[in-house]
This record gives sequence, C1' cells and structure tokens, in this order.
RNA sequence: AGCGGGGUGGAGGAGUAGUACCUCGUGGGUCUCAUAAGCCUAAGGCGCUGGUGCAAUUCCAGCCCCCGCUA
Repeated sequence: AGCGGGGUGGAGGAGUAGUACCUCGUGGGUCUCAUAAGCCUAAGGCGCUGGUGCAAUUCCAGCCCCCGCUA
C1' cells in the first nucleotide's frame, strides 16, 4: 500500500429495512436463622459523520479502531 472479516448494555453472542433479543453479571424485592440457589422486578446498548428511503443495527459513502492475508 492492496484485499478480506469484524465493531450491538459490564462480559459473551444473535438480529440482513418496521418497537433490538438471549445467557451471564449488576441494583431492588421475595424466600431463609443466614448465605447460596430459586422466583419477581428495574437500570443499562447498535464505533462516528453523512446519504437513500415513509421508515436504517440492517443498504450506500467517507472516517476511526480491532483481527487476518498478500506485497
């Protein structure tokens, strides 16, 4: 320098136009003599900026970051 893959709550992972889901974790409650487990409940997320479109995590462009391949 070129090419490919990826960036989604605190962690891991789904979601390929229509209100963002699952597991774990966290706070509160319940249960218990108490803790854990169980049960109920809550908070918390689409890398950034633009474009298309009634509507964008999703499609398009640029940029940033991570991984890999080639030179």